[in-house]
Molecule: transfer RNA
Organism: Alphaproteobacteria bacterium
RNA sequence: GGAGCGUUAGCUCAGCGGGAGAGCACCUCGUUGACAUCGAGGGGGUCACUAGUUCGAUCCUAGUACGCUCCA
Numbered sequence: 001g002g003a004g005c006g007u008u009a010g011c012u013c014a015g016c017g018g019g020a021g022a023g024c025a026c027c028u029c030g031u032u033g034a035c036a037u038c039g040a041g042g043g044g045g046u047c048a049c050u051a052g053u054u055c056g057a058u059c060c061u062a063g064u065a066c067g068c069u070c071c072a
Base pairs, nucleotide, nucleotide: 001071002070003069004068005067006066007065010024011023012022013021018055026042027041028040029039030038048064049063050062051061052060
């Protein structure tokens, strides 16, 4: 320098045009002498950024940034 893949909650990830989700973590309550476990409930996200397509974008297109891999 070229190519591919990835970027979604604090962490690990799913979702791939119309409702943003799971597990773990966190908070509250119950249980306990206390802690843990367990049970119930709850909070937390400009879906990396910018523009475009569309009635509508996490999702499609282009560019940018960052990370990983491969080629030279």